[in-house]
RNA sequence: GCGUCCUUAGCUCAGCUGGUAGAGCAAAUGACUCUUAAUCAUUAGGUCGGGGGUUCGAGUCCCCCAGGACGCACCA
Numbered sequence: 001g002c003g004u005c006c007u008u009a010g011c012u013c014a015g016c017u018g019g020u021a022g023a024g025c026a027a028a029u030g031a032c033u034c035u036u037a038a039u040c041a042u043u044a045g046g047u048c049g050g051g052g053g054u055u056c057g058a059g060u061c062c063c064c065c066a067g068g069a070c071g072c073a074c075c076a
Base pairs, nucleotide, nucleotide: 001072002071003070004069005068006067007066010025011024012023013022019056027043028042029041030040031039049065050064051063052062053061
C1' cells in the first nucleotide's frame, strides 16, 4: 500500500430480509433472612465509532473518515 472483518448500555455480546434497540453481568432501589453476603422483584442506563447519501422509514444499504484484528504485497 491492497483486501476482508470488527466498532451497539459501565463490561461482554445479540439484533434474521430496512419497520418500536435487546440479553447476561455490573449499578441503584425495594423485599426477604441464611446479614460485610446470598436470593427474589423493580428501576435507571444508548448521538448503534464520526460525517454524508439513498429511502416514507437506516443499527441494517451506499460513500468518506477514525480506531482495531487478520491476510497478502512491499520493505537491501
Model confidence (mean pLDDT): 81 of 100. A computed fold for a 76-nucleotide RNA from an Ignavibacteria bacterium, annotated as transfer RNA. Rfam family: tRNA. Gene Ontology term of the family: triplet codon-amino acid adaptor activity. By type it is a transfer RNA.